[in-house]
RNA sequence: GGGGCAGUGGCGCAGUUGGUAGCGCGUAUCCUUGGCGUGGAUAAGGUCAGGGGUUCGAAUCCCCUCUGCUCCACCA
Numbered sequence: 001g002g003g004g005c006a007g008u009g010g011c012g013c014a015g016u017u018g019g020u021a022g023c024g025c026g027u028a029u030c031c032u033u034g035g036c037g038u039g040g041a042u043a044a045g046g047u048c049a050g051g052g053g054u055u056c057g058a059a060u061c062c063c064c065u066c067u068g069c070u071c072c073a074c075c076a
Base pairs, nucleotide, nucleotide: 001072002071003070004069005068006067007066010025011024012023013022019056027043028042029041030040031039049065050064051063052062053061
């Protein structure tokens, strides 16, 4: 330098037929207990890596950029 994959709540991930952004863990509150834990219920928490474009509508399609992993090439 070229190719591929990935980036989504604190963490791990799902969601590509374009139409309300979800699951598990964690956190908070409540119930349960003498108390803790377990179990149950509810809730908070997201500029979907960044910017631009297409569209009535974009996590999803297109372009550029950034970061990580990986393969190839080149130099030593």